[in-house]
Context: one part of a larger RNA
């Protein structure tokens, strides 16, 4: 490379949005670019293959045909693809009218518990582990009461529950805001899918500046343990958490499963709508049914374990990826960053 793969063996881009590109619904007309086909004209010669001749045979040489899978004009066909145009509505999006939500973002409220601080009451211990020690306390600690102060996170509800593309999102109110779902049919009419590059957002942790610091707590000081103990254990405690405004862009960013669409038997929860039964009325219950999340399966399908209508099934289509271990996600050069580092991404050499 052909060609097979990407859940767990190597391998799905951390995620959306989108350019270019590919790809693309249903019918009519046209055109003939693709695709098809008739004809000619070229396709050197030598070689190759057939079929004959010549060296006593072959290898070699010869003549002839074939072949030359290709291009060229030119007539012709129009299923398919394309291109141009007229239409449709099943895909895709508007509009109505509802709905459930830790979805985003900003302003404000309050409650508990730590901690401090003051102030009373009160005395000899507290804390801390296996065991203690270091530490706090007669300069009044621990305890308990009050009043204050400040910061951080939000108990129960809380549910394999919702909601976000993903990272992620939980006290309540306002305020401004994104999506999503259903019912109706009421408009547009292919406007759709995917997406190299781009651009966005993107847990901790990390830098910059400039507030803020109650708890906890890398580094670090101390006390234990131990042969030793740069550690598990304990006393302290800085950065950091946290706001603001920027930087960075990495996680086992996981469902270890890329986006759309279409088709395939079923049971049983559970979230949210609609319709309809049952009822006096029904928030219950039954049945239908869309969307969403779970488990248990059937056929298939897989090396096995597993998936299994939320596929790992059966197909379409567009990306990304991988091609024996190590070396190595390294060097080097190039791109970004204030650094830290991050992205692109090797070979020698080994086995």
């Nucleotide at each position: 490379u052909u060609g097979g793969g990407c859940g767990u063996a190597a391998a799905g881009g951390g995620u959306g949005c989108g350019u270019a590109g590919g790809u693309g619904g249903c019918g009519g007309u046209g055109u003939a670019a693709g695709u098809c086909u008739a004809a000619c004209g070229u396709g050197a010669a030598a070689u190759c293959u057939c079929g004959g001749g010549g060296c006593u045979c072959a290898a070699c040489c010869u003549c002839g045909a074939a072949a030359u899978u290709g291009c060229g004009u030119c007539g012709g066909a129009u299923a398919c693809u394309g291109c141009a145009u007229c239409g449709c509505u099943a895909g895709a999006g508007g509009a109505u009218u509802g709905u459930a939500g830790a979805g985003g973002a900003g302003a404000g409220u309050g409650g508990a518990a730590u901690u401090c601080a003051u102030g009373g009451u009160g005395u000899a211990g507290c804390a801390g582990u296996g065991a203690a020690a270091u530490g706090c306390g007669u300069a009044g600690a621990u305890a308990u009461c009050a009043u204050g102060a400040g910061g951080a996170a939000g108990a129960c509800c809380a549910g394999u529950u919702g909601c976000g593309a993903a990272g992620g999102c939980g006290a309540c109110u306002c305020u401004c805001u994104g999506g999503g779902c259903a019912a109706c049919u009421c408009c547009u009419g292919a406007c759709a899918c995917u997406g190299a590059g781009g651009c966005a957002c993107g847990g901790a942790g990390g830098c910059u500046a400039g507030g803020g610091g109650a708890g906890c707590a890398a580094g670090c000081g101390g006390g234990a343990u131990u042969a030793g103990a740069u550690a598990c254990c304990c006393c302290g405690g800085u950065a950091g958490u946290c706001c603001u405004a920027g930087c960075a862009g990495u996680a086992a960013a996981c469902g270890g499963u890329g986006c759309a669409c279409g088709u395939u038997u079923g049971g049983u929860g559970u979230g949210g709508g609609u319709g309809g039964g049952u009822u006096c009325a029904g928030a219950c219950c039954c049945c239908a049914u869309c969307c969403g999340u779970g488990c248990c399966g059937g056929a298939g399908c897989u090396a096995a374990c597993g998936c299994g209508u939320u596929a790992a099934a059966c197909g379409u289509g567009c990306c990304g990826c991988c091609u024996g271990g190590g070396a190595a996600g390294u060097a080097c050069g190039g791109u970004c960053g204030c650094a830290a580092g991050a992205u692109u991404a090797a070979a020698a050499c080994u086995c």
Small-subunit ribosomal RNA, central domain from a metagenome, 351 nucleotides, folded computationally. Its Rfam family is "Bacterial small subunit ribosomal RNA". Rfam links the family to the GO terms ribosome and structural constituent of ribosome. Its mean pLDDT, the model's own confidence on a scale to 100, is 88.